Predicted 3D model of an 89-nucleotide RNA (c-di-GMP-I riboswitch aptamer) from Gracilibacillus ureilyticus. It matches the Rfam family "c-di-GMP-I riboswitch aptamer". About the family: GEMM was predicted in a large-scale screen for bacterial structured RNA regulatory elements. Model confidence (mean pLDDT): 87 of 100. Taxonomically the source falls in Gracilibacillus (Bacteria, Bacillati, Bacilli, Bacillaceae). The sequence was found by an Rfam model in a public genome assembly.

[in-house]
RNA sequence: UUCAGACAAUGGCAAACCUAUUGUAAAAUAGGGACGCAAAGUUACAGGUCCGGUAUGCUGAUAUUUUGCCGGAUGGCUGAACUGCCUGG
Repeated sequence: UUCAGACAAUGGCAAACCUAUUGUAAAAUAGGGACGCAAAGUUACAGGUCCGGUAUGCUGAUAUUUUGCCGGAUGGCUGAACUGCCUGG
């Protein structure tokens, strides 16, 4: 430097749920709490999913929904990029 994560070791993160706060919402933050995670470290670039708005098709009309567009969320959905501990080859 690169590949791998079987055996270890030091540790690390923290799902659901509960409480408080923010937000129209999805969801986020803090505390508690552990389902799990070899990147469950960082990044919304490309998809996926979710939320809000809007146009359009269907309808007698609304709702739902189809097809788009705009904004937001999700890194513990996937890919990609960057960085990193240990051990072994």